Small-subunit ribosomal RNA, central domain from an uncultured delta proteobacterium, 349 nucleotides, folded computationally.
Context: one part of a larger RNA
RNA sequence: CUGGGCGUAAAGAGCGUGUAGGCGGCUCUGCAAGUCGGGCGUGAAAUCCCUAGGCUCAACCAAGGAACUGCGUCUGAUACUACAGGGCUAGAGCGUGGUAGGGGAGAGUGGAAUCCCAGUGUAGCGGUGAAAUGCGUAGAUAUUGGGAAGAACACCAGUGGCGAAGGCGACCCUCUGGGCCAUUGCUGACGCUGAGACGCGAAAGCCAGGGGAGCAAACGGGAUUAGAUACCCCGGUAGUCCUGGCCGUAAACCAUGGGCACUAGGUGUAGGAAGUGUCGACCCUUUCUGUGCCGUAGCUAACGCGUUAAGUGCCCCGCCUGGGGAGUAUGGUCGCAAGGCUGAAACUC
Numbered sequence: 001c002u003g004g005g006c007g008u009a010a011a012g013a014g015c016g017u018g019u020a021g022g023c024g025g026c027u028c029u030g031c032a033a034g035u036c037g038g039g040c041g042u043g044a045a046a047u048c049c050c051u052a053g054g055c056u057c058a059a060c061c062a063a064g065g066a067a068c069u070g071c072g073u074c075u076g077a078u079a080c081u082a083c084a085g086g087g088c089u090a091g092a093g094c095g096u097g098g099u100a101g102g103g104g105a106g107a108g109u110g111g112a113a114u115c116c117c118a119g120u121g122u123a124g125c126g127g128u129g130a131a132a133u134g135c136g137u138a139g140a141u142a143u144u145g146g147g148a149a150g151a152a153c154a155c156c157a158g159u160g161g162c163g164a165a166g167g168c169g170a171c172c173c174u175c176u177g178g179g180c181c182a183u184u185g186c187u188g189a190c191g192c193u194g195a196g197a198c199g200c201g202a203a204a205g206c207c208a209g210g211g212g213a214g215c216a217a218a219c220g221g222g223a224u225u226a227g228a229u230a231c232c233c234c235g236g237u238a239g240u241c242c243u244g245g246c247c248g249u250a251a252a253c254c255a256u257g258g259g260c261a262c263u264a265g266g267u268g269u270a271g272g273a274a275g276u277g278u279c280g281a282c283c284c285u286u287u288c289u290g291u292g293c294c295g296u297a298g299c300u301a302a303c304g305c306g307u308u309a310a311g312u313g314c315c316c317c318g319c320c321u322g323g324g325g326a327g328u329a330u331g332g333u334c335g336c337a338a339g340g341c342u343g344a345a346a347c348u349c
Stems, first nucleotide, its partner, number of pairs: 003321004007303002012317001014200004021193003025088006033081002035077008049065003053061002091190001092187003095183005103176004108171002110153001114148007124135002161168002205246006214240002219235004257316006265294011277282001298305002322349003331342004
C1' cells in the first nucleotide's frame, strides 16, 4: 500500500466561504488517450514449474519445454471513461407573485427593582433551621411625591420560531442576510465536496479608554462544625455593560461531517399552496418545507436508530489503530500574557 472502522468502545474538524484536486445529468457526432482483441519484437543465463535423464536413491547436477503475469511497436474494436464539437431540461441558478420569523447592524422609547431628595410616621427592620454580624431615634423598615443612573427584559413562551455554527426574546423606526410556497417565464450542467487558505466563533481571560444599578470570584465579618480556608447569612473588589483591539477554547453535543438517490406507516406541531363541502369562520382531503413522538423492513455488541437513519447505495473531506506515560517533552508557529495549534519517545502494564 492493502484492511477494518468513527452515536455511547479509539475516532466527525466548533461552524462557514472557497483555491487546487477528486467526483459529476440526458442525447448526437468525431477521435481513439485510458480500456479490450490479434500479430511481431523484446522480456540474458540461472532460479521457480512440468517431462524425461545422470550420480545405487535423495539432496545435487544436466537436457528439453513451459513460464517470465512486463515493456515496445503495428493493426483492429468503440460499450464505458477522457478529449473536441452540437443539442436538451429532470440537477443548479435567475425572474415574477406571495409569505413566516427572538436572523444581523444602527438609532430611539417604556415599565419594575436599586439609590438620592422631600412629605407622612415611630421603633424597630433585616436575616435564618435557629441566630448573629448588618441597618435604624443623626428617624430606618412602611407609605406618598419628585429625581438620577446602569443593566436585564416577568407574563406571552410552546420537544414553537430564526440562524452555518457560536447564538438570538420588551416596543418602534431605518439599513440588511437567508429561508419557504406558488408559477414554470429565462440561462443551459453553470453541479457536489473541499487539502491548504480566509472569515465567523459561548463563557472566562488580556490591552486602552469609558461606565458601574443589580449580581458577584477574591477578600472581610457573622454563624455551623472536632475543624469549616465550604455549604447558610451580612458586606464586597475585579468582572459582568459600552467602544476599539486581542484571545480562539468548551460536555462548541444530536457526543451522529457535507451532498444526492432509494426504502411501510401512524400521530402531534410550525410556515405555505391547491381542491371538495360551506354565505363565511372553519372542517376535511392532497401536497411542499421545517420540527417532535411512536413504529415496519433493515441495521446494531447491546442500548437503540428507523424517509430528520445509526437502513440501502454512490461521491468528496476530516479522523481512529491497546492502556498509562501525555495532549506531556522537544522543535516549529501564533499570542501582550494566560496560553493555543502541531505533537513524540524512553519506560511500564
The prediction has a mean pLDDT of 88.
The RNAcentral record of the full RNA draws on Greengenes.
Its Rfam family is "Bacterial small subunit ribosomal RNA". Rfam links the family to the GO terms structural constituent of ribosome and ribosome.